[in-house]
Molecule: transfer RNA
Organism: Ferruginibacter sp.
RNA sequence: GGUCCUGUAGUUCAGUGGAUAGAAUAGAAGUUUCCUAAACUUUAGACACAAGUUCGAUUCUUGUCAGGACCA
Repeated sequence: GGUCCUGUAGUUCAGUGGAUAGAAUAGAAGUUUCCUAAACUUUAGACACAAGUUCGAUUCUUGUCAGGACCA
C1' cells in the first nucleotide's frame, strides 16, 4: 500500500427497516444475616462520527476514524 472483518451498557455478547435496543457480569440502594459472603427485589447505564436512500436507519449504501486478519 491492497483485500476482508469488526465497532451496541464499565466488560463480554445478542438483536430487528417500525413505537420504549435486551441478556450476563460489574456498579448503586434495599430485604435477609450478629457481621461478611451468598440469595432475592429494585435501580442507573449504550447503537464510533458524518453524509445518502427511505414515510421511518442502530439495521441498508458511501466516506472518515479506531481495532484486527491476510497478501505484498